[in-house]
RNA sequence: UCAUCCAGAGCAGUUGAGGGACCGGCCCUAUGACGCUGCGGCAACCGACUUUAUAGUACGGUGCCAAUUCCGGCAGGAUUUUUCCUGACAGAUGA
Numbered sequence: 001u002c003a004u005c006c007a008g009a010g011c012a013g014u015u016g017a018g019g020g021a022c023c024g025g026c027c028c029u030a031u032g033a034c035g036c037u038g039c040g041g042c043a044a045c046c047g048a049c050u051u052u053a054u055a056g057u058a059c060g061g062u063g064c065c066a067a068u069u070c071c072g073g074c075a076g077g078a079u080u081u082u083u084c085c086u087g088a089c090a091g092a093u094g095a
């Protein structure tokens, strides 16, 4: 810089108090969080292979497996003034 982010996919062991990027909210958590390990799974970005192929396989390199990127944050619009919609920003992953 470009693409994608409302789909999908968890058990065991270990450890022992935090975690969900940041801020606010809300939520998860001693019925064991985060991390690590093993096994399993999801997906299909890159490579590989098949192919006429924009399709497929899931072999290799990544990624991921609470909640839409959990929701909002900035701007605009609609509105029953509380909600909704759109686009940015930020973030994550890949190339």
Stems, first nucleotide, its partner, number of pairs: 001095005010039005018028003022073004040065003045061003048057003069090001074087005
A computed fold for a 95-nucleotide RNA from uncultured Caecibacter sp., annotated as SAM riboswitch aptamer (S box leader). The source organism's lineage runs through Bacteria, Bacillota, Veillonellales, Veillonellaceae and Caecibacter. It matches the Rfam family "SAM riboswitch aptamer (S box leader)". Rfam links the family to the GO term regulation of gene expression. The sequence is in RNAcentral, with records from MGnify.